[in-house]
C1' cells in the first nucleotide's frame, strides 16, 4: 500500500419483549440476535421519518427549528489477518 478467508484476538447488535424519556419520529437502560470488516465518529450533500409549534381554504394538508450514520455518498479515525 492492497485485500477481507467457513481463520483468529476481539467488537457491534435488527426484529421482538420489558423499563424509562418524548407530542411524535425516535433516544437511553436491560433481555434478545437478524446481521455487520468500519453496523466506529461527524447530520456535511442527497434521501427517509415525525409535525409539538407555525401557516392555511377548518379539513386535511404544508412546514424542522425535531430525528435517522444498520439508506447512499463525503470527511475523520481505527483492530486483526493475508499479500506485496
Nucleotide at each position: 500500500a492492497a485485500u477481507g478467508a467457513u481463520a483468529a484476538a476481539g467488537g457491534u447488535a435488527a426484529a421482538c419483549c420489558c423499563g424509562c424519556c418524548g407530542a411524535a419520529a425516535g433516544a437511553c437502560g436491560g433481555g434478545g440476535g437478524c446481521g455487520c470488516a468500519a453496523a466506529g465518529c461527524u447530520a456535511u450533500g442527497g434521501g427517509u421519518c415525525u409535525a409539538a409549534g407555525g401557516c392555511u381554504u377548518u379539513a386535511a394538508g404544508c412546514u424542522a427549528u425535531g430525528a435517522c450514520u444498520g439508506c447512499c455518498a463525503a470527511g475523520c479515525u481505527g483492530c486483526c489477518a493475508u499479500u506485496g